Bacterial RNase P class A from a marine sediment metagenome, 343 nucleotides, folded computationally. It matches the Rfam family "Bacterial RNase P class A". About the family: Ribonuclease P (RNase P) is a ubiquitous endoribonuclease, found in archaea, bacteria and eukarya as well as chloroplasts and mitochondria. The RNAcentral record of the sequence draws on MGnify.
[in-house]
This record gives sequence, structure tokens and C1' cells, in this order.
RNA sequence: GAGCUGGCCGAACAAUCGCCGCCUGUAUUUUACAGGGGGAGGAAAGUCCGGGCUCCAAAGGGUAGGGUGCCAGGUAACGCCUGGGCGGCGCAAGCCGACGACAAGUGCAGCAGAGAGAAGACCGCCUCAUUUCGGUGAGGUAAGGGUGAAAGGGUGCGGUAAGAGCGCACCGGGCCACUGGUAACAGUUGGUCGCAAGGUAAACUCCACCUGGAGCAAGACCAAAUAGGGUUCCUUAUGGCGUGACCCGCGUUGGAACCGGGUAGGUUGCUUGAGCCUGUGAGCGAUUGCAGGCCUAGACGAAUGAUUGUUCUCGACAGAACCCGGCUUACAGGCCAGCUCAA
Repeated sequence: GAGCUGGCCGAACAAUCGCCGCCUGUAUUUUACAGGGGGAGGAAAGUCCGGGCUCCAAAGGGUAGGGUGCCAGGUAACGCCUGGGCGGCGCAAGCCGACGACAAGUGCAGCAGAGAGAAGACCGCCUCAUUUCGGUGAGGUAAGGGUGAAAGGGUGCGGUAAGAGCGCACCGGGCCACUGGUAACAGUUGGUCGCAAGGUAAACUCCACCUGGAGCAAGACCAAAUAGGGUUCCUUAUGGCGUGACCCGCGUUGGAACCGGGUAGGUUGCUUGAGCCUGUGAGCGAUUGCAGGCCUAGACGAAUGAUUGUUCUCGACAGAACCCGGCUUACAGGCCAGCUCAA
């Protein structure tokens, strides 16, 4: 100087006036006042996974549907994380990967090309026949050329009419052992096979494993009326009730008591939790054991703001709504640690 990985911060301080909860005190106690204390994020976001919690359903098993897909470990759980294997990229630190099976079956492959699949012969090469000597026909072949993203091991020697794993050597590959590893897998190990039905499963499918549905607008409690339902008792409509001081009038249609459901509304669920910090033990690590300390928003027409002053590097993306663990996406600028390459 150029990079890689992990972690952290996300303008600071003060005053005044407000807003939403909490605690204490006082008062005339659904409230008001005074004092004290708390009040957005690393992503609160997308709502993509997993779990808690709640209600509904449910003997058990299977099918369908959906999801996951190298191995081991972590975790409440996961499609997450850690470590490892394999493949790809990079000089390297390191990064990326839906990474089971196409030899069960079915399907698909534009253009080009002779041929796209137990494949194929356009040019070429070789043999034979024929010839008007330019070629033409029959056969062999797949080394070379050509097409394509992809054309069925590679290099060399032998071999042959020309060729070809046709034969051989080396490299590569399949299968079976052995060795190492918990395993995925690996091996300068041994044997065996001339080497085979090429690609594609975020194509159908097969295999293994997982999987009931809905969600805090879940759910629980209290509970108004000239709303509506049920039971019991009483009364008989020339009545009762409402309006109104009373009559007329107008409206309504038995009266009273009790019961449960339940709308408006209210309360709860609601924030003490797989929680955070420090120390220490186990582990490569994710993570976890122990000890001590801490309480850190809880609204519902929904708070977290405004003004002023000072300072600086002049300030990005963005705002809780039941909670938690992840993933993904957005983000001005800055800090710390470890590592790599080049000079």
C1' cells in the first nucleotide's frame, strides 16, 4: 500500500415546557396536585423459518398435501449456528455451494449439426469395383476436421488396408477388500474390470426424515339499555306502561320477579424472560455449568416531542404493539482486534 475475518458505536451535554407508564405522599380518592424514577433499534423493518403461550380438533396407524436433504455436534426448536468432508473461486488470508438417487420408470434439451442418446457418418482416411480420369457406386473406420453448452476417458507406443482399449505402459475411473476417521470421506495400499445406460430431479418421480388447524383482532373475566331469549307467579284489556302536575290527546301492548347468553363499554392477557451484566469452570467452536449482581417501554385516536444554549468529525437507515431464537433486506460515518499478500 492492497485486502480478508470477527466484534463494537450509531453526535454529546445542559436548561425549560410537554406526552405515556411506575413508585411515594397529600386531598374532596374512576380524579387532581407535589416529589422521585423509567421511556425505541441494530435492524424496532420484511413477516420468510422455528418455538413459547392461547383456543379448537385429536385412540393408534396409514394415505394425500407441505417441508427438509453431505457428516457430526449445539439448541426449547429450526430451513439457524459451530466444526468437519467434498466441489468451485482466489497467489493467500478467506469466500461460495438445495451437496440423496438419472443403473426403478416417465419426460425434457431452442439454434447449429450427419448424429442429442445402448447416438451417429457431412468432410476426411482406407479397400474393392467402375470411369469420359473430373468423379461415381459398394463396403470398412472413427484417428483428424466441422457443429454445439455438451459428441461416451487422456497421452504415447504397438498394431492395421485405414483405424479403433484392438493390445500394452503411465495417468484417470468403476467395483471389492484393507487402513485411517464417530461419520461424511480419504489413501503414493492390495485385488479386479478395458472402461460400461452422457446431461437434467428449484422436471414428474423414488428414497430417508419432519409435519393437526388457527392465531393476542388468540383467549379469559365483569357487564348498560324502552334491544332480544327462557322459567315461575299474578291479573283480565272500559286495563297497564311511556309522555305529562292532572284531564284530553298521542305512542305502545299483559304486569312483576328471577335466570342465563351477550352487543357497546371496561378489566385482563402485557411484559421476570429459553432475560441482561460481571467473574469463573468445560469445550477447537457453536454452546453450556456454577457464583454474584441487576430490573431495563408497555401504549390502544396508540407516548418517547419541541424550544434554547454550548461543542464536534455536522449526523445514515429507520420507529416498539403478545414474547423469544434466527434468517434476509436497508444503513452517513467511525472505532477495536486478529490475519493474508506485495514492496